[in-house]
This is a predicted structure of a 72-nucleotide RNA (transfer RNA) from a Patescibacteria group bacterium. Its Rfam family is "tRNA". Its mean pLDDT, the model's own confidence on a scale to 100, is 80. The sequence is in RNAcentral, with records from ENA. NCBI's taxonomy places the organism under Bacteria, Bacteria candidate phyla.

RNA sequence: GCCGUUGUAGUUCAGUGGUAGAAUGCCAUCUUGGUAAGAUGGAUGUCCUGGGUCCGAUUCCCAGCAACGGCU
Numbered sequence: 001g002c003c004g005u006u007g008u009a010g011u012u013c014a015g016u017g018g019u020a021g022a023a024u025g026c027c028a029u030c031u032u033g034g035u036a037a038g039a040u041g042g043a044u045g046u047c048c049u050g051g052g053u054c055c056g057a058u059u060c061c062c063a064g065c066a067a068c069g070g071c072u
Base pairs, nucleotide, nucleotide: 001071002070003069004068005067006066007065010024011023012022013021018055026042027041028040029039030038048064049063050062051061052060
């Protein structure tokens, strides 16, 4: 330099065009001798950035950035 993959909650990851979810963690309450285990409820997201297409984009297209891999 060229090609490819990935980028979504604190963390690990789902989500093939219609208002974004799970597990785990966090907070509160209940239970308990108990800050553990269990039960119930709750909060947290500029979906990497900027454009484009579309009535509507996390999703499709383009460019950029970052990480990883391959080729030279």